Predicted 3D model of a 126-nucleotide RNA (c-di-AMP riboswitch aptamer (ydaO/yuaA leader)) from Alicyclobacillus pomorum DSM 14955. The source organism's lineage runs through Bacteria, Bacillati, Bacillota, Paenalicyclobacillus and Paenalicyclobacillus pomorum. Its Rfam family is "c-di-AMP riboswitch aptamer (ydaO/yuaA leader)". Its family is annotated with cyclic-di-AMP binding and regulation of gene expression in the Gene Ontology. From the family's description: This family represents a conserved RNA structure found upstream of the ydaO and yuaA genes in Bacillus subtilis and related genes in other bacteria.
RNA sequence: ACCAAAGAAGCGCCGAACCGUCAGCGGGCGGGGGAGAUUUUCUUUUGGGGUGAAGGACUUCAUGUCUAGGGCAACCUUUCUGCCCGAACCCGUCAACUAACCUCGUAGGCGAAAGAAAGGAGAUAU
Numbered sequence: 001a002c003c004a005a006a007g008a009a010g011c012g013c014c015g016a017a018c019c020g021u022c023a024g025c026g027g028g029c030g031g032g033g034g035a036g037a038u039u040u041u042c043u044u045u046u047g048g049g050g051u052g053a054a055g056g057a058c059u060u061c062a063u064g065u066c067u068a069g070g071g072c073a074a075c076c077u078u079u080c081u082g083c084c085c086g087a088a089c090c091c092g093u094c095a096a097c098u099a100a101c102c103u104c105g106u107a108g109g110c111g112a113a114a115g116a117a118a119g120g121a122g123a124u125a126u
Stems, first nucleotide, its partner, number of pairs: 011111004018027003028106006038096001047094001048091004055067004059062001069085005075120006
């Protein structure tokens, strides 16, 4: 000097997963259940359903290829360009939507200099 790893204080990202409180709890955010009307169509072992972007197609059946869809590029939005994801889990025969109402969650996991243009917003200095 380079590479890798670890620690501290910050910063940033996925996600609802943040704030207040010593804590219990509360606020905010997110999810589920749940009438009339509506849907007279859909479905009922070919079970059905929920969270989530993660639904689907193909064949050489491989942590494969492609895609619906989703995320990031450091103030915000849009476009271009580039880089990625396209899983997993849960309910347990049962649930369309749904006011009142009932109820649950508020985790976990990562990153390292961070493109360009247009419009906007803000800060600082004079």